[in-house]
RNA sequence: GCCGGCGUAGCUCAGUUGAUAGAGCAACUGACUUGUAAUCAGUAGGUCCGGGGUUCGACUCCUCGUGCCGGCACCA
Numbered sequence: 001g002c003c004g005g006c007g008u009a010g011c012u013c014a015g016u017u018g019a020u021a022g023a024g025c026a027a028c029u030g031a032c033u034u035g036u037a038a039u040c041a042g043u044a045g046g047u048c049c050g051g052g053g054u055u056c057g058a059c060u061c062c063u064c065g066u067g068c069c070g071g072c073a074c075c076a
Stems, first nucleotide, its partner, number of pairs: 001072007010025004027043005049065005
């Protein structure tokens, strides 16, 4: 330098035939317990990596950029 994949909640990840975003764990509250843990019930938490575009409408499509991972090339 070229090609491909990925970037969504604190963490690990779903969700893309375009239609107002979810799970598990963690956190917090309550119940239970003499108390803790476990268990049960509930609550909060994300303008979906950034800019632009298409569309009535974009996490999803197009484009530019950026971070990470992998492959190829270069390496006197």
The RNA shown here (transfer RNA) has 76 nucleotides and comes from bacterium MnTg03. The RNAcentral record of the sequence draws on ENA. It matches the Rfam family "tRNA". Gene Ontology term of the family: triplet codon-amino acid adaptor activity. Rfam classes the family as a transfer RNA.